[in-house]
Context: one part of a larger RNA
Molecule: small-subunit ribosomal RNA, central domain
Organism: uncultured Gammaproteobacteria bacterium
RNA sequence: CUGGGCGUAAAGGGUGCGUAGGCGGUUACUUGAGUCGGAUGUGAAAUACCUGGGCUUAACCUGGGAAUUGCAUUCGAUACUGGGUGACUGGAGUAUGGUAGAGGGUAGUGGAAUUCCGGGUGUAGCGGUGAAAUGCGUAGAUAUCCGGAGGAACACCAGUGGCGAAGGCGGCUACCUGGACCAAUACUGACGCUGAGGCACGAAAGCGUGGGGAUCAAACAGGAUUAGAUACCCUGGUAGUCCACGCCCUAAACGAUGAGAACUAGCUGUUGGGAGUGUCUGACUCUUGGUAGCGAAGCUAACGCGCUAAGUUCUCCGCCUGGGGAGUACGGCCGCAAGGUUAAAACUC
Numbered sequence: 001c002u003g004g005g006c007g008u009a010a011a012g013g014g015u016g017c018g019u020a021g022g023c024g025g026u027u028a029c030u031u032g033a034g035u036c037g038g039a040u041g042u043g044a045a046a047u048a049c050c051u052g053g054g055c056u057u058a059a060c061c062u063g064g065g066a067a068u069u070g071c072a073u074u075c076g077a078u079a080c081u082g083g084g085u086g087a088c089u090g091g092a093g094u095a096u097g098g099u100a101g102a103g104g105g106u107a108g109u110g111g112a113a114u115u116c117c118g119g120g121u122g123u124a125g126c127g128g129u130g131a132a133a134u135g136c137g138u139a140g141a142u143a144u145c146c147g148g149a150g151g152a153a154c155a156c157c158a159g160u161g162g163c164g165a166a167g168g169c170g171g172c173u174a175c176c177u178g179g180a181c182c183a184a185u186a187c188u189g190a191c192g193c194u195g196a197g198g199c200a201c202g203a204a205a206g207c208g209u210g211g212g213g214a215u216c217a218a219a220c221a222g223g224a225u226u227a228g229a230u231a232c233c234c235u236g237g238u239a240g241u242c243c244a245c246g247c248c249c250u251a252a253a254c255g256a257u258g259a260g261a262a263c264u265a266g267c268u269g270u271u272g273g274g275a276g277u278g279u280c281u282g283a284c285u286c287u288u289g290g291u292a293g294c295g296a297a298g299c300u301a302a303c304g305c306g307c308u309a310a311g312u313u314c315u316c317c318g319c320c321u322g323g324g325g326a327g328u329a330c331g332g333c334c335g336c337a338a339g340g341u342u343a344a345a346a347c348u349c
Base pairs, nucleotide, nucleotide: 004320005319006318007303008302012317014201015200016199017198021194022193023192025088026087027086028085029084030083031082033081034080035077036076037075038074039073040072041071042070049065050064051063052062053061054060091191092188093187094186095185096184097182098181099180103177104176105175106174107173108172109171110154115149116148117147118146119145120144121143125136126135162169163168206247207246208245209244210243211242216240220236221235222234223233258316259315260314261313262312263311266294267293274286275285298305299304322349323348324347331342332341333340334339
């Protein structure tokens, strides 16, 4: 250096954009760098190898050959790779016209419910549990009606439905805005894929400053339970939960399955869009993109996967190498902190 792997055994980076790098469609000409061939020079000798010779053999000594797989120069070859020039349209993209959508941001707005406040009716209980008690209530609660305040979340629709790179996104309206898909043409002409570093985004919890505070609720208090009960159950309840701005950067960040491309039987259901046939609105057929179920071949240790592959191949990145010690120590970088990230060893089985 090569050789094995990564759904569940160790192992896919949380996700994207993108720098260097790696890889890269069809075709003609050119160059001849890589590549291939010839020649020359060199590649010391000894050793090792082959074949002879000399000590009675052997070890040992010795002649010749081959080898020295390399390097340099030079002459050629041109399929492939690379460089250059020109052309192409299938990859990629742009334009035009449409389609669906909880994609994102800002502002406004709606009803139901919980809680609280004021008023009316009304009287002795309410609440809660396995059973209770703490708690609330004659200072009039619970219940019920009317009015008001405030915050948060959006029942039904709702769907292995949709959208988004992932995290995630759900009342309604307006504005701003990203992406996807479809049809038919026109255009650009390889502009592509991946991506070490880097940059951006990144649930919840947590942190800083200032607001807000209805509900729920870590901590905390009380009541129960219990041998105990720093719990499970109950009554309360503060951070927090919400908003703005700034941090944090982690998750079973999961499909435990990196991205892109090509190929390899089918069937069924569903969502959306389009085209054709046909027609009374239906219906049927086909194509494309997404999504879900079952399954040929094949793969797999098995489970299972199976055109959305874990099948058959190619390109690029990340990662794994017995268990514990340990995702720890030390150091570096980042952070206000909490901590994050990078990441060992002794020792032990």